[in-house]
Molecule: transfer RNA
Organism: bacterium
């Protein structure tokens, strides 16, 4: 240099053909319970969906342009 994949809560993931206020589980942190903890229950809190622009009535979705991570093939040497 070419291509493909992926980037969404701390972490590991979903989000349907673009359409309601973006969701789970683990984790945090409060309750119950317990002498205490674990455990299990019940709750909450956590998002600039990697960033710029576009298209749209409306974008985590599309289209464009970087960034960063993986892997794949090539070039020099």
């Nucleotide at each position: 240099g070419g291509g493909a994949c992926a980037g969404u809560a701390g972490c590991u993931c979903a989000a349907c053909u673009g359409g309601u206020u973006a969701g789970a589980g683990c984790g945090u942190c409060g309750g119950u319970c317990u002498c205490c903890a674990a455990a299990a229950c019940c709750g909450a809190a956590g998002g600039c969906u990697c960033g710029g622009g576009g298209u749209u009535c409306g974008a985590u979705u599309c289209c464009u342009c970087g960034c960063u991570g993986u892997c794949c093939c090539g070039c020099c040497a």